[in-house]
Molecule: transfer RNA
Organism: Oscillospiraceae bacterium
Order: sequence, then structure tokens, then C1' cells
RNA sequence: GCUUGAGUAGCUCAGCCGGUAGAGCAGUUGAUUCGUAAUCAACAGGUCGCGUGUUCAAAUCACGUCUCAAGCU
Repeated sequence: GCUUGAGUAGCUCAGCCGGUAGAGCAGUUGAUUCGUAAUCAACAGGUCGCGUGUUCAAAUCACGUCUCAAGCU
């Protein structure tokens, strides 16, 4: 330098043939318990790496760019 894959909640990841952004764990509050853990219920937490474009509408499509991983030279 070229090719491919990945980037989404604090962490691990879904969602990616366009239509309200989700789960598990972690966190907070409550219930339960003599108390803690466990369990149950609720809540909070995201400009979907960044920018531009296409579209009525973009995590999803196109282009550019950054970071990481693998391969080739």
C1' cells in the first nucleotide's frame, strides 16, 4: 500500500433485504430476610466511532475519514 471483518448502554453482544433502539450482566430504588447474599419487581442509562449525502424516514444504503483485528504484498 491492497483486501476483508469489527466499532450500538459502564461491560459482553443482538438488531444491519430502511419504519418508535433491545437483551444479559453491572448500577439505583423497593419487596423478601434478624442481617447479608440469593430471589422477585420497578427505574435509570445510547447524538448507534466521526462527517457528508440519498430518502417522507438511516444503527441499517452510498462516499469520505478515524481506531482495532486478520490476511496479502